[in-house]
RNA sequence: UCGGGGGUCGUCUAAUGGUAGGACGGCAGGUUCUGGUCCUGCUAAUCGGGGUUCGAAUCCCUGCUCCCGAA
Numbered sequence: 001u002c003g004g005g006g007g008u009c010g011u012c013u014a015a016u017g018g019u020a021g022g023a024c025g026g027c028a029g030g031u032u033c034u035g036g037u038c039c040u041g042c043u044a045a046u047c048g049g050g051g052u053u054c055g056a057a058u059c060c061c062u063g064c065u066c067c068c069g070a071a
Base pairs, nucleotide, nucleotide: 001070002069003068004067005066006065007064010024011023012022013021018054025043026042027041028040029039030038047063048062049061050060051059
C1' cells in the first nucleotide's frame, strides 16, 4: 500500500430501519448476630464526522482504530 472482518454500559453479549436490552460488576435497600448466598431497585453504552429516511446501532460516503491475509 491492497483485500477481508470488527468497534454497543466498567467487562462480556443481544437488538427485521421503529422504546438501545440481558448477564456480570458497582451503588442502595431487604434477608442474616456478621459475612456469603438469595431477592428488589438504581447506575451505565451505539468509535468520530456527514448523507438517505417520518424514523439509523442497523443502509450509504468519509475518517480513526484493532485483527487476519497478500505484496
The RNA shown here (transfer RNA) has 71 nucleotides and comes from a Minisyncoccota bacterium. It was read from a public genome assembly. Rfam family: tRNA. NCBI's taxonomy places the organism under Bacteria, Bacillati, Minisyncoccota.